Small-subunit ribosomal RNA, 5' domain from an uncultured bacterium, 545 nucleotides, folded computationally. Model confidence (mean pLDDT): 81 of 100.
[in-house]
Context: one part of a larger RNA
RNA sequence: GAACAAACGCUGGCGGCGUGCCUAACACAUGCAAGUCGUACGAGAAAGUUGGCUUCGGCCGAUAAGUAAAGUGGCGCACGGGUGAGUAACGCGUGGAUAAUCUACCCUUUAGUCUGGAAUAACUUACCGAAAGGUGAACUAAUACCGGAUAAUAUCCCGGAUUCUCCGGAAACCGGGAUCAAAGAAGGCCUCUGCUUGCAAGCUUUUACUGAAGGAUGAGCCCGCGUACCAUUAGCUAGUUGGUAGGGUAACGGCCUAUCAAGGCAACGAUGGUUAGCUGGUCUGAGAGGAUGAUCAGCCACACUGGAACUGAGACACGGUCCGGACUCCUACGGGAGGCAGCAGUGAGGAAUAUUGCGCAAUGGGGGCAACCCUGACGCAGCAACGCCGCGUGAGUGAGGAAGGUUUUCGGAUUGUAAAGCUCUGUCGAGCGGAAAGAAAUGCAUUAUGGCUAACAUCCAUAGUGCUUGACGGUACCGCUAGAGGAAGCACCGGCUAACUCCGUGCCAGCAGCCGCGGUAAUACGGGGGGUGCAAGCGUUGUUC
Repeated sequence: GAACAAACGCUGGCGGCGUGCCUAACACAUGCAAGUCGUACGAGAAAGUUGGCUUCGGCCGAUAAGUAAAGUGGCGCACGGGUGAGUAACGCGUGGAUAAUCUACCCUUUAGUCUGGAAUAACUUACCGAAAGGUGAACUAAUACCGGAUAAUAUCCCGGAUUCUCCGGAAACCGGGAUCAAAGAAGGCCUCUGCUUGCAAGCUUUUACUGAAGGAUGAGCCCGCGUACCAUUAGCUAGUUGGUAGGGUAACGGCCUAUCAAGGCAACGAUGGUUAGCUGGUCUGAGAGGAUGAUCAGCCACACUGGAACUGAGACACGGUCCGGACUCCUACGGGAGGCAGCAGUGAGGAAUAUUGCGCAAUGGGGGCAACCCUGACGCAGCAACGCCGCGUGAGUGAGGAAGGUUUUCGGAUUGUAAAGCUCUGUCGAGCGGAAAGAAAUGCAUUAUGGCUAACAUCCAUAGUGCUUGACGGUACCGCUAGAGGAAGCACCGGCUAACUCCGUGCCAGCAGCCGCGGUAAUACGGGGGGUGCAAGCGUUGUUC
């Protein structure tokens, strides 16, 4: 000099864009942060409407739309969001490899969706319990569950011939055999079929479901190289190192087991200890380097603490389950409940870090055919000069160089064009008002055209028209009004280092980054005047280069 997720002191007008628990991975009251689908399913309330009765409190009955909550089922909950405790490691970075692998939803291609069955929740009922919750009996449905059928370019087996090869095998081809699947729903119609003559088991449209191949995306595993300090850590290792066989996994492998051999690592630093998430980046520097890893992005790890598996395409799962532990809470003492390192917020710790705000309008995500619902992701607003950037606090003129202050050699000098006065301007802020943009893409209705079709129905696509969706917010922006009015401080002035005098003090009080000032004329202490530097900031402290 530059920088900061900074703090402290004094001061403080506005706006834009960012940033905001670095400490206790300490403990948490309260609310919210993951739901959705009635176009999978059964039963079907209450309120509403309506009829009757009425003691005017109510009672009994009827009715229509898949309207709300609960239940079965599907998909999601493995994303998004947080934190950095652990980890010196294939964790991360980079480059390879998988002839050792998986991949829900999505896209393309292809072939299918035939036929049966047994349950169970909800509900009802009996009962246990303070509660949390649980037990028995009886009933019912499905895109839930289980059989049968069919099926290959799938999997496995057998035979044949070809190519490649690390000579162990592998790939693809031909023939044969075995095994494996499914689910329907909604809209419309009466052309065909059936009948009960307006319906569906029919037709049609949309969608869904199943098998297979390929793609896309995501993930697993393996390898080369790089990746902190200590040798005042020198030896470490028994599933340890390798082989064979088997098990296990989506998959290779001591991953696991049996058995055989006795290996494997290490001064090019093993083992042990300390510290630490890694990177893109960030800061500094001419660079080489050094320091760092907040915000944003990629990867990893974790979710009170330790362990485990279940479900699933994917977890050994932050707002799931089970077991052990600590802590907190409820209890009828028998037993139960909980997990903010999600967003706010509270206590504690600390020099120190914000609102228990608004909205799903936009972007994105989950579910749904859709409408739509959910979304503390996100978009916004609030608080904080915490940072960067921009603007303002007025402009011109004005010498009797006013008054006052300071100083003086008493002549003056200085504050100083500074003020006053005169002439203007109107940014920001204030008040009033408006015709007030952009962020909106959608969605619904309707018309036309095209496609599908037996069909002018329905559905799909495109286009036109009408209506409609904004948290921020009556915000940005714009107009009008008044009026210099509301808006300057902080540090320093001995040298380094830009800026000097007077008074007070008298090695005292004090200053100080270094050198050093102060013991009676202190440009160094304290105050006044003056000056210098920066400026809505200025200094101090801390840390890095």

About this RNA
RNAcentral holds the full RNA, with entries from Greengenes and SILVA.